[in-house]
RNA sequence: GCGCUGGUAGUUCAGUGGUUAGAAUCUCUGGCUUCCAACCAGAUGACCCGGGUUCGAAUCCCGGCCGGCGCA
Repeated sequence: GCGCUGGUAGUUCAGUGGUUAGAAUCUCUGGCUUCCAACCAGAUGACCCGGGUUCGAAUCCCGGCCGGCGCA
């Protein structure tokens, strides 16, 4: 340099163009417990950036940035 692949809560991952973007875990609060742990309930928190297509984009297209793999 070229090709492929990925980028979504602090972390690990789902998400077929339309309902409020969801789960686990972390943190916090409450319950339970003599206390802690475990368990139960709840809360906070996210679509890499820019443009395009569309009535509507996390999702499709183009460019950029970053990571991984392969070729040279």

Predicted 3D model of a 72-nucleotide RNA (transfer RNA) from a Candidatus Nanoarchaeia archaeon. Its mean pLDDT, the model's own confidence on a scale to 100, is 82. Its Rfam family is "tRNA". It is annotated as a transfer RNA. NCBI's taxonomy places the organism under Archaea, Nanobdellati, Nanobdellota, Candidatus Nanoarchaeia.